[in-house]
RNA sequence: GCCGAUUUAGCUCAGUUGAUAGAGCAUCGCACUUGUAAUGCGAGGGUCAAAGGUUUGAAUCCUUUAUUCGGCU
Repeated sequence: GCCGAUUUAGCUCAGUUGAUAGAGCAUCGCACUUGUAAUGCGAGGGUCAAAGGUUUGAAUCCUUUAUUCGGCU
């Protein structure tokens, strides 16, 4: 330099053919307990890597840039 893949909550990941963003763990609160842990119930937390475009509508489609990983020379 060329090709391919990755980027979504603090972490690990779903969301697939466009229609209001989710789970598990973690965190916080309450219940339970003599107290902790475990368990149960609930809550908070995300401009979906960035910019632009298409569309009534974009995490999703298109373009460019960036990030991380792999392959080729």